[in-house]
RNA sequence: CGGGCCGGUGGCGAUGGUCGCGGGCGGGUCUUCGGAUCCGUUCGAGGAAAGUCCGAGCUCCACAGGGUAGGCUGCCAGGUAACGCCUGGGCGCCGCGAGGCGACGGACAGGGCCACAGAAAGCAAACCGCCGGCGGGGCAACCUGCCGGUAAGGGUGAAAGGGUGGGGUAAGAGCCCACCGCGUCCCUGGCAACAGGGGCGGCACGGUAACCCCCAGUCGGAGCAAGGCCAAAUAUGCGGCGAGGUACGACCCGUACCGCCUGAGCCGCGGGUAGGCUGCUUGAGGACGCCGGCGACGGCGCUCCCAGACAGAUGACCAUCUUCCGCCCUCGGGCGGAAAACAGAACUCGGCUUACCGCCCGACCCGUGCC
RNA sequence: GCCCCUGUAGCUCAGGUGGAUAGAGCAGCGGUUUCCUAAACCGUUGGCCGGGUGUUCGAGUCACCCCAGGGGCA
Numbered sequence: 001c002g003g004g005c006c007g008g009u010g011g012c013g014a015u016g017g018u019c020g021c022g023g024g025c026g027g028g029u030c031u032u033c034g035g036a037u038c039c040g041u042u043c044g045a046g047g048a049a050a051g052u053c054c055g056a057g058c059u060c061c062a063c064a065g066g067g068u069a070g071g072c073u074g075c076c077a078g079g080u081a082a083c084g085c086c087u088g089g090g091c092g093c094c095g096c097g098a099g100g101c102g103a104c105g106g107a108c109a110g111g112g113c114c115a116c117a118g119a120a121a122g123c124a125a126a127c128c129g130c131c132g133g134c135g136g137g138g139c140a141a142c143c144u145g146c147c148g149g150u151a152a153g154g155g156u157g158a159a160a161g162g163g164u165g166g167g168g169u170a171a172g173a174g175c176c177c178a179c180c181g182c183g184u185c186c187c188u189g190g191c192a193a194c195a196g197g198g199g200c201g202g203c204a205c206g207g208u209a210a211c212c213c214c215c216a217g218u219c220g221g222a223g224c225a226a227g228g229c230c231a232a233a234u235a236u237g238c239g240g241c242g243a244g245g246u247a248c249g250a251c252c253c254g255u256a257c258c259g260c261c262u263g264a265g266c267c268g269c270g271g272g273u274a275g276g277c278u279g280c281u282u283g284a285g286g287a288c289g290c291c292g293g294c295g296a297c298g299g300c301g302c303u304c305c306c307a308g309a310c311a312g313a314u315g316a317c318c319a320u321c322u323u324c325c326g327c328c329c330u331c332g333g334g335c336g337g338a339a340a341a342c343a344g345a346a347c348u349c350g351g352c353u354u355a356c357c358g359c360c361c362g363a364c365c366c367g368u369g370c371c
Numbered sequence: 372g373c374c375c376c377u378g379u380a381g382c383u384c385a386g387g388u389g390g391a392u393a394g395a396g397c398a399g400c401g402g403u404u405u406c407c408u409a410a411a412c413c414g415u416u417g418g419c420c421g422g423g424u425g426u427u428c429g430a431g432u433c434a435c436c437c438c439a440g441g442g443g444c445a
Stems, first nucleotide, its partner, number of pairs: 001367004006362003009358002013321007021044010046342001050353002053351005058223004065253004070219005075089005090104001091102004105214002110212002112208003127154002129150009162180006181203001182201008227278004237269005244258004285304002288301005322339007372444007381397004390428001399415005421437005
């Protein structure tokens, strides 16, 4: 210098002014006492506010109870309020490398499936080939029939009952041996996942669990249109079904309440209300410093208050400066333009995922050149 | 705001528990018939199964992430 790989970091450039919009506080005027309007002051979108995919807080349902079904998660350790998230480690795969990716328990508990092709697809299987025996033909080379051996070679397939090499054999074969793989036992290191080493076994163990299933862990349901209060309104109407129903939103048990023809509840028709307050923003909160930890993160101290609408606010203009681009030029400057994209809070957090514009900083890797 | 459902040919729909070249009706195109048209009959075209990634030997089907459309809840 070129290429790459991680981490950090910012999101309409900064400052000031004018006007506009929403909220809080203070004040004035009007008022039908609900509020309306004006002035001052202060605050006013995001890194994803998004998708609603996970996890929680909060609220109601019984104080959330027992069992079944069902869902979800799935190497180990840690972090956390919790998680399917994050950090560190192990193993596997990819990359020359820095690094990246991984739904990564179990297929000797059981069941299912493995199309087509192929002789045979799971208590394996002789199509070709190879070898042996008994025949037939031929001068011979060789051809051919039957019986048997054989999984080394060919062929089929995603997959053919360990791999490579040697011995052995009629030809072959874990039949025997060495190494590798696999299984099992022991030792060492490690909290563990796992790694390393040694002995034994002679192969007995195909794939699929993002098919059922088994094992371990975990999950009660609903959601701020939850829920609470007030105001307003009312038809306790008509018809049908009806012995169970509701809390209890899969089912059973259990508990409580209502009802069993003087009838709960359900369905259909019909009628009324269609407003306000609350929940509502101070929170597992942010910034800074110190300490502990490899890290995620935690502890302590100090400091800050940072949107709360309900048809839903956050915009426009001007001036100066900064950066970049273009043109002119008397190299001092002058003029013009740009400062983008994705996107917009609605109970609140922690994550993940997806969308998108940049810029610089730091660590590291590869290649090339020079010293 | 919250909770669900759907997506296969131009249109409406099938595709039980993954398997060979994804089907049916209507529409379209060509032909037969007719003086011409319709109807009828015969033949035929047309799909990357809304998109992407993965699991698997193999995905319309299974899993995850997006996209589009629709519905319900005071």
This is a predicted complex of two RNAs, RNase P RNA and transfer RNA, with 445 nucleotides together. Rfam match: Bacterial RNase P class A. Its family is annotated with tRNA processing, dimeric ribonuclease P complex and ribonuclease P activity in the Gene Ontology.